[in-house]
RNA sequence: UCUCGGGGCGGCGAUGGAUUCCGCCGUCCUGCAAAGGAAAACCGCAGCGCCUGCGCGCCGCUGAUGACUCCUGCCGAUAC
Numbered sequence: 001u002c003u004c005g006g007g008g009c010g011g012c013g014a015u016g017g018a019u020u021c022c023g024c025c026g027u028c029c030u031g032c033a034a035a036g037g038a039a040a041a042c043c044g045c046a047g048c049g050c051c052u053g054c055g056c057g058c059c060g061c062u063g064a065u066g067a068c069u070c071c072u073g074c075c076g077a078u079a080c
Base pairs, nucleotide, nucleotide: 009026010025011024012023013022016071017070018069020067021066027038028037029036030035044061045060047058048057049056050055
């Protein structure tokens, strides 16, 4: 220095919150330090059109979960 395994912590997983579980990212710069900045993971899907490309426009569809459960918000139905 690299790789693998284990433990801990932070961040992320198309609309809010939480437990548990799963997956992904955790690097760089400044600074004596504290800390600050940047990056990574992430930013749904179908059709059509435009475009060298990144991507953009129009239209349509599913969902408050990454997964389970609960709460909150929204919509519909039924009963009182």
Predicted 3D model of an 80-nucleotide RNA (Fluoride riboswitch aptamer (crcB RNA motif)) from a Verrucomicrobiota bacterium. The model forms 100% of the base pairs in the Rfam consensus. The coordinates come from a structure-prediction model, not an experiment, and the mean pLDDT is 77.